[in-house]
Context: one part of a larger RNA
RNA sequence: GAAUGAACGCUAGGUGUAUGCUUAACACAUGCGAGUCGAAUGUAACUAAUUUUAUUUUAAUUACAUGGCAUACGGGUGAGUAACACGUGAGAAUUUGCCUAAUAACCUGGAAUAAACUAUAUCGCAAGAGAAUUCAUAAUAUAUUUAUGAUAUAUUAUGAAGUAGUAAUACCAGAUAAAAAUUAAAGAUUAAAUCGUUAUUAGAUAAGCUUGCGUAGGAUUAGGUAGUUGGUUAAGUAAAAGCUAACCAAGCCUAAGAUCCUUAGUUGGUCUUAGCGGAUGACCAGCCACACUGGGACUGAGAUACGGCCCAGACUCCAUUAGGAGGCAGCAGUGAGGAAUAUUGGACAAUGAGCGAAAGCUUGAUCCAGCAAUACACCGUGAGUGAUGACAGCUUUUAGGUUGUAAAGCUCUUUCAUCAAGGAAGAUAGUGACAUUACUUGAAGAAGAAGCCCCGGCAAAUUUCGUGCCAGCAGCCGCGGUAAUACGAAAGGGGCAAGUGUUAUUC
Numbered sequence: 001g002a003a004u005g006a007a008c009g010c011u012a013g014g015u016g017u018a019u020g021c022u023u024a025a026c027a028c029a030u031g032c033g034a035g036u037c038g039a040a041u042g043u044a045a046c047u048a049a050u051u052u053u054a055u056u057u058u059a060a061u062u063a064c065a066u067g068g069c070a071u072a073c074g075g076g077u078g079a080g081u082a083a084c085a086c087g088u089g090a091g092a093a094u095u096u097g098c099c100u101a102a103u104a105a106c107c108u109g110g111a112a113u114a115a116a117c118u119a120u121a122u123c124g125c126a127a128g129a130g131a132a133u134u135c136a137u138a139a140u141a142u143a144u145u146u147a148u149g150a151u152a153u154a155u156u157a158u159g160a161a162g163u164a165g166u167a168a169u170a171c172c173a174g175a176u177a178a179a180a181a182u183u184a185a186a187g188a189u190u191a192a193a194u195c196g197u198u199a200u201u202a203g204a205u206a207a208g209c210u211u212g213c214g215u216a217g218g219a220u221u222a223g224g225u226a227g228u229u230g231g232u233u234a235a236g237u238a239a240a241a242g243c244u245a246a247c248c249a250a251g252c253c254u255a256a257g258a259u260c261c262u263u264a265g266u267u268g269g270u271c272u273u274a275g276c277g278g279a280u281g282a283c284c285a286g287c288c289a290c291a292c293u294g295g296g297a298c299u300g301a302g303a304u305a306c307g308g309c310c311c312a313g314a315c316u317c318c319a320u321u322a323g324g325a326g327g328c329a330g331c332a333g334u335g336a337g338g339a340a341u342a343u344u345g346g347a348c349a350a351u352g353a354g355c356g357a358a359a360g361c362u363u364g365a366u367c368c369a370g371c372a373a374u375a376c377a378c379c380g381u382g383a384g385u386g387a388u389g390a391c392a393g394c395u396u397u398u399a400g401g402u403u404g405u406a407a408a409g410c411u412c413u414u415u416c417a418u419c420a421a422g423g424a425a426g427a428u429a430g431u432g433a434c435a436u437u438a439c440u441u442g443a444a445g446a447a448g449a450a451g452c453c454c455c456g457g458c459a460a461a462u463u464u465c466g467u468g469c470c471a472g473c474a475g476c477c478g479c480g481g482u483a484a485u486a487c488g489a490a491a492g493g494g495g496c497a498a499g500u501g502u503u504a505u506u507c
Base pairs, nucleotide, nucleotide: 001507002506003505004504006503007502008501009500010499013379014378015377016376017375018374019372020371021337026335027334028333030332031331032330035069036068037067040066041065042064043063044062045061047059048058049057076290077289078288086214087213088212089211090210091209094207095206099203100202101201102200103199104198105197106196107174108173109172110171117165118164119163120162122129123128133161134160135159136158137157138156139155140154141153142152143151144150145149187195188194189193216262217261218260223253224252225251228250229249230248231247232246233245234244265287266286267285268284269280270279271278272277292313293312294311295310296309315326316325317324318323343369345368346367347366351365352363353362354361355360382412383411384410385409392403393402394401395400416448418443419442420441421440422439426434451496452495453494454493455492456477457476458475462491463490464489465488466487472479473478
């Protein structure tokens, strides 16, 4: 000198664009952040119309369930990880829902269950037969009794559980299907042919795997390894492989640094520099890892799954003490820690995503607004004229000098801010959160808008007073003990300017 996700002191007018827990991967109240489909299916309620008035039919809406797809994306964080984790190049033994293209098929049956609704009898003295029972509450009656009460029985009513009946693109079986073997399917809306289903092949997309090279420090870490290194045979996987098992051999890595320890997400990039290098990895983009801590699988095309499940642990909460509930490193927000980091905001209008035939619904992704001089950029705080060089201040050799055209005065202008009117684009037939939008025009008036640091040398800028090795200053040299250009104040001056100075860190 340049730089920063900065902080602190003093100060502060406007606009735009960015950025904003670097610390405790510490604990979290509350709300929201993943739904959608009635053109897959069952049932109920309600409304309207219709009608042969019937337990009709049609349409719309809502709710409860079954089912499908999505929830593996999007969003967050950087704890772990020094290794195929990442970067770059190469490879073979693989899978891939939705999408695209092609070929063929969509045949025949079965048994359940959710929710809601209906039933819960009948025979019998009883036992029992039967799916057809059990419990709770209330009322009434009868009996007993210690009598406005308690107990028992019966009847009625209500509720709960159980049982029976009841659907499908849910589930199961059979037939048939491209060398062999194995293995399939489902219908819907509608009368228009579309959508959907099954199998096979190819593509696209996405993912898994192997490998060359590159990728922090320590030798005050020198030996490490026993499924370890290789082979055979099997198991296993979508797939190669000690990935796993049995047997056989005794290998394999290592001063070109193995093993061990410490530190660390990584890259494109960013900062600096003439360059080489050095430092760094906030924001944005790619990859990886993680989701209270540790372990596990299920479902699925895809997970060993942040807002899924199971087990264990710590913590918090509820509790009838039997047991149960929870996981902000999503968006806001709270406490704590800290020098330090924002709103419990608006909208799905746009872009994208999920579902749906569509209308559409959902979306703290996203788009916007709010807060902060945190950074960068731009603009303003007025312009011209004005000497009797006014008053006042400071200084003085008492003549004067200086602040200084500075002020006042006179003549103008109105950016920004304020007020009023108009008013796009983002959107296309429609739909605009932003929005009191951007922008344009008009009105009034110099009006509302300047500070911070420094002045001994380095290093631009000096005098007076106070103090007297005191009080204090200081980046280095150093200054201060009675004339201090170095401390404190004033006047003057220098630098930068809505900032300025200090501290921290990097080159």
Record summary:
Predicted 3D model of a 507-nucleotide part of an RNA (small-subunit ribosomal RNA, 5' domain) from Telonemida sp. Its Rfam family is "Bacterial small subunit ribosomal RNA". The organism belongs to Telonemida, within Eukaryota. RNAcentral holds the full RNA, with entries from ENA and SILVA. It is recorded under the gene name rns.